Source information
A computed fold for a 1451-nucleotide RNA from an uncultured bacterium, annotated as small-subunit ribosomal RNA.

RNA sequence: AGAGUUUGAUCAUGGCUCAGAACGAACGCUGGCGGCAUGCUUAACACAUGCAAGUCGAACGAGAUCUUCGGAUCUAGUGGCGCACGGGUGAGUAACACGUGGGAACCUGCCUUUAGGUACGGAAUAACGUCUGGAAACGGACGCUAAUACCGUAUAUUUCCUCCGGGAAAAAGGUCCGCCGCCUAAAGAGGGGCCCGCGUCAGAUUAGCUUGUUGGUAAGGUAAUGGCUUACCAAGGCUACGAUCUGUAGUUGGUCUGAGAGGAUGAUCAGCCACACUGGGACUGAGACACGGCCCAGACUCCUACGGGAGGCAGCAGUGGGGAAUAUUGGACAAUGGGGGCAACCCUGAUCCAGCAAUGCCGCGUGUGUGAUGAAGGCCCUAGGGUUGUAAAGCACUUUCAACGGUGACGAUGAUGACGGUAACCGUAGAAGAAGCCCCGGCUAACUUCGUGCCAGCAGCCGCGGUAAUACGAAGGGGGCGAGCGUUGUUCGGAAUUACUGGGCGUAAAGCGCGCGUAGGUGGUUUGUUAAGUUGGAUGUGAAAGCCCUGGGCUCAACCUAGGAACUGCAUCCAAAACUAACUCACUAGAGUACGAUAGAGGGAGGUAGAAUUCAUAGUGUAGCGGUGGAAUGCGUAGAUAUUAUGAAGAAUACCAGUGGCGAAGGCGGCCUCCUGGAUCUGUACUGACACUGAGGUGCGAAAGCGUGGGUAGCGAACAGGAUUAGAUACCCUGGUAGUCCACGCCGUAAACGAUGACAACUAGCUGUUGGGAGACAAUGUCUUUCAGUGGCGCAGCUAACGUUUUAAGUUGUCCGCCUGGGGAGUACGGCCGCAAGGCUAAAACUCAAAUGAAUUGACGGGGACCCGCACAAGCAGUGGAGCAUGUGGUUUAAUUCGAAGAUACGCGCAGAACCUUACCAACGCUUGACAUGUUCGUCGCGAGACUAAGAGAUUAGUCUUUUCAGUUUGGCUGGACGAAACACAGGUGCUGCAUGGCUGUCGUCAGCUCGUGUCGUGAGAUGUUGGGUUAAGUCCCGCAACGAGCGCAACCCCUACUUUUAGUUGCCACCAUUUAGUUGGGCACUUUAAAGGAACUGCCAGUGAUAAGCUGGAGGAAGGUGGGGAUGACGUCAAGUCCUCAUGGCCCUUACGUGUUGGGCUACACACGUGCUACAAUGGCAGUGACAAUGAGAUGCUAAACGGCAACGUUAAGCUAAACUCAAAAACCUGCCUCAGUUCGGAUUGCACUCUGCAACUCGAGUGCAUGAAGCUGGAAUCGCUAGUAAUCGCUCAUCAGCGCGGAGCGGUGAAUACGUUCCCGGGUCUUGUACACACCGCCCGUCACACCAUGGAAGUUGGUUUUACCUUAAGGCAUGUCACUAACCUUCGGGAAGUGCGUGACCACGGUAUGAUCGGCGACUGGGGUGAAGUCGUAACAAGGUAGCCGUA
Repeated sequence: AGAGUUUGAUCAUGGCUCAGAACGAACGCUGGCGGCAUGCUUAACACAUGCAAGUCGAACGAGAUCUUCGGAUCUAGUGGCGCACGGGUGAGUAACACGUGGGAACCUGCCUUUAGGUACGGAAUAACGUCUGGAAACGGACGCUAAUACCGUAUAUUUCCUCCGGGAAAAAGGUCCGCCGCCUAAAGAGGGGCCCGCGUCAGAUUAGCUUGUUGGUAAGGUAAUGGCUUACCAAGGCUACGAUCUGUAGUUGGUCUGAGAGGAUGAUCAGCCACACUGGGACUGAGACACGGCCCAGACUCCUACGGGAGGCAGCAGUGGGGAAUAUUGGACAAUGGGGGCAACCCUGAUCCAGCAAUGCCGCGUGUGUGAUGAAGGCCCUAGGGUUGUAAAGCACUUUCAACGGUGACGAUGAUGACGGUAACCGUAGAAGAAGCCCCGGCUAACUUCGUGCCAGCAGCCGCGGUAAUACGAAGGGGGCGAGCGUUGUUCGGAAUUACUGGGCGUAAAGCGCGCGUAGGUGGUUUGUUAAGUUGGAUGUGAAAGCCCUGGGCUCAACCUAGGAACUGCAUCCAAAACUAACUCACUAGAGUACGAUAGAGGGAGGUAGAAUUCAUAGUGUAGCGGUGGAAUGCGUAGAUAUUAUGAAGAAUACCAGUGGCGAAGGCGGCCUCCUGGAUCUGUACUGACACUGAGGUGCGAAAGCGUGGGUAGCGAACAGGAUUAGAUACCCUGGUAGUCCACGCCGUAAACGAUGACAACUAGCUGUUGGGAGACAAUGUCUUUCAGUGGCGCAGCUAACGUUUUAAGUUGUCCGCCUGGGGAGUACGGCCGCAAGGCUAAAACUCAAAUGAAUUGACGGGGACCCGCACAAGCAGUGGAGCAUGUGGUUUAAUUCGAAGAUACGCGCAGAACCUUACCAACGCUUGACAUGUUCGUCGCGAGACUAAGAGAUUAGUCUUUUCAGUUUGGCUGGACGAAACACAGGUGCUGCAUGGCUGUCGUCAGCUCGUGUCGUGAGAUGUUGGGUUAAGUCCCGCAACGAGCGCAACCCCUACUUUUAGUUGCCACCAUUUAGUUGGGCACUUUAAAGGAACUGCCAGUGAUAAGCUGGAGGAAGGUGGGGAUGACGUCAAGUCCUCAUGGCCCUUACGUGUUGGGCUACACACGUGCUACAAUGGCAGUGACAAUGAGAUGCUAAACGGCAACGUUAAGCUAAACUCAAAAACCUGCCUCAGUUCGGAUUGCACUCUGCAACUCGAGUGCAUGAAGCUGGAAUCGCUAGUAAUCGCUCAUCAGCGCGGAGCGGUGAAUACGUUCCCGGGUCUUGUACACACCGCCCGUCACACCAUGGAAGUUGGUUUUACCUUAAGGCAUGUCACUAACCUUCGGGAAGUGCGUGACCACGGUAUGAUCGGCGACUGGGGUGAAGUCGUAACAAGGUAGCCGUA
């Protein structure tokens, strides 16, 4: 310090998630030792048991025990001090509770200091005794007694009161001579009470609260101020700087985190506060309204003899309960402190220790060295090896820790040690007793195998898993940390994701629709004063601990300890006076006023004008009009439409008209008049900061809508009809009501937009336009310049980019508004407004990991431009109809083997299924196998051939014939062949073409696809490759931030067209001979063959074009602009095809999914489709004559000739390994007949008889002859091919092959028509545009309905919590009061008084009760919408012009 995740990729915005640190933690697995810490966060729930506050005999009497009779000890009681400390908890409390700093009207036991005193008397009472009540707790009556208990008097250093004369108020003794006490007063220290400034959580969907309330006077009360209380008087007090109400919460030092600012938190330790079963109350006391005191009420628990009593662990242990979860009913007062005491001493669950817990922090150990055949085992493997791994074993050492034995502290300045025989030290033995947890797809360090097969499972986010999972489970290996490791939870961080430091608002979330203006905030120049802010200094304070720094002590560390620094704060004082502020003297540059001009659809009211529309009346006139893509509804013979004239009505104002004008915005448009607001310009005068912004507030505010009353020509929601359509509650058409218009009143919203708040200043220009001013001049205009508007372009700058740019989105200042992931939702609830519709304000649960902006590359569009192609058009011939052939689907079947499926499957794999092929089916056989390699054994009369028998055959059994393996080191060797056995293995046309190689189809022979360097851009990318021309072409030229290059194009290759040379046999024959015949001699000139060349390049000319590339025409030429044809197929697309050509990973079968045999099937047949053949006829059929080709093939072959047969063919047989022989006859053509008919067309089908091939033609071959003679008379919708030697037509050859084709591959013969052109259909290319698509339009995506689940709103009601108001009731209690009763101290005139106690009464008041609201929850039949959910229904609203542009407001 960052990283992952939206996209095909990019930048941005923006959320989610991760890596870090921490914890009073918990859970899972594991667990050796020690030190130091920490340990009920939940039920302030209930508590058994023990302990946690006593002490003093030197205050007092009494009793008991002991006694050396001196006394000592113990004890209940009276009395004193303490029990208000210490310890616990955090319920309540949003408060002077706490923190911090101040203040004045106070109190203070014990302690310290100072001054003084401590005299004289009195009356009681517990204990105790007697009697007595009660179950108990606990009492009652009478009697006796003491004190440092109680009372009186005296005195008064001082103190208090005072009317200043005076008045009032103390004491206690004990021990026994050391002292300890007591009283009064002053002062101190420490402690406490009270008041004040400032700070101190959230909610405005809590906006008003308050009657002792705010103040005064008087009185009371208190230690003390004070409405603290009461009476009277006044009507105040608090609040937008957030009162009141609601929710939550002890607070601080600190702690965690963070660079800091901050954020979160308030365990342990320390300060303060509050509380002590719940509520109320006082008493005592220096101090309490009192944790281990009292009284009352309530709930709960316990005892009871039922009459009545007792209790309060939020002290230490402990129990139950709750909970994910938190310890021993331990030891000691040795230390530190506390209480009492003169002291000894006693008490002390404060405290010090020990126990339990890896809860945390820190430290240590579980060995060290050596050790390679790199052991075994495991795992992987390309089978070679690698890895675990110096790891182990082995060898040599050590003993920290633990264990055992011994010595043995500090803590204790004199005594006293719970801890504790502890720490530490010494010794002994032995590697001995001591390692796990998580992870290994990316983030994030670390990889393989097996299993599983969208299952089981994982997951913090992205996401893994559907048969080759580094992501699941296991193993091996590896990585991390280590007595721990992971998980979960929480906090901060990262998150600049609430932004003070430190963010934003044109399009991502975000500028109020627009003004006016209150509070507030901010504010021009200048003088002086003050000193609030500000700055500096000083003083006080900011507890200790903690953090930080420097030292010290435990072996180190954690930990402890000393000192320092710091505590950024608050208060007081002094100083300064620049800036802000306050006051003040002035100013004119901001702002405003007056005077003078100007422009304008600015606003309101009234009037008026013409054009158009519709209607009415009348005329003319006749059959249609109207409307649409095309129609129909509608109107019209009762006279429409059209046309003429007149009239009526309402609404809106053509042209001018303009990114022109005005207005704050909404908005404003004929003309005239009246009223009225604002703006601009010029110059002078005046005021003198009067300004800017603006929370609340208030006004204006399109359209639609609402209310009342008018008006209604046109248009026109709703509605009706007609069309369209699968439907059409729409788009289109014909009608048409509200409304649109006016007046008045509401509504208050819009994509109310420049999606851009207002004001001010500054920062290059150019150009247009509107309204003013000034100047110059050649003056009815032109130029220059300056204000105020309104546009375009553009530099710097800014911006994520797009863009913006003096009219800022630049640079600054001031003020306001608003935003913080998407959805839920601008919704619910509450409140305010409205007649209603609804508006304003405005959440949460739940859910997702995205949603979004700009730009990029593609793809797509029922977007655009350009171009090409037998793409259309123009033509020719077909298919689709018939019959047959062939392939496919379907069906059938034991099987009809399998594959191919739009184009790019379907005469395709198959260049040829009777058996074989053959993969399928049935039946019968074999099991190391039909085939390969290896091991062992046997044989070499092995093997091969023929025959016989059984069998469907494979196979089995037998007979006969033939044959004596090769090498050799001479071996029982090696090789070979055959047989046998067992095992490794063979075998598989079994699966996966979505694991693959190879090969192939297609876009497409389309002109494209890329790279290097450079440049541009933050980047994806762009440029180049775009543009202007041109081409068949990214072909070439020109231009250009590009310059070059590669794969494609073209060319190079082959055939063909012309020609030359060479060569002539099997070819050819002009010349010379010769023959039936190029037959032979001869020749190779020609033809031809086959090898090497030549030739064509826009080379030449003209025109055109830009002087280019090129194009058009021409010449020459065999050929002319690629001459014609072929081979050749860029980057890639279709998970295209093929595991059944072959190869191959994985999986599967192994007496079978292998292999052999026979027979069957692949040839089936209601049907459908594709591809062909033959036809329907006269451009023909039949018959006949005679010519003219080329490619090819041939020894298991081609087969001449001859003969036989009507023929297929047969018999015989020459030649030919082929420029030699053969196939081989070419056919259309030509001549004759037929004459329009189901025919002399057509040949299907069927019958009979044959031929050939072949073991074998039944299923199931081809051919021949005779006979038979079906459909069919040119083919619906639709659709294919072809642009020249092409289509069409005619035959010939070949491959495969025993035989078999109408198919396929080739060959030549005859030989056309048409192309105006690119609007349209299809496909393709380039540029551009839109996009919400990127699996890319076969895309994306919306809403209802149906189903399941989830959270939530409403709801008759029901059930709780909190609280308000009114009233009732008053316990205990203090206060007040009383004509009541009783009474030891003092006084007394002896009657009584004072005073006290009891009792009564009064107001106050807790709990409780009744009524009443308010508020917050729980449940709730039913109901509303919302969200989520691989494959439900209906449509297709949006994204492209999304097929009616979309969107906003409203009905």
Notes
Its mean pLDDT, the model's own confidence on a scale to 100, is 85.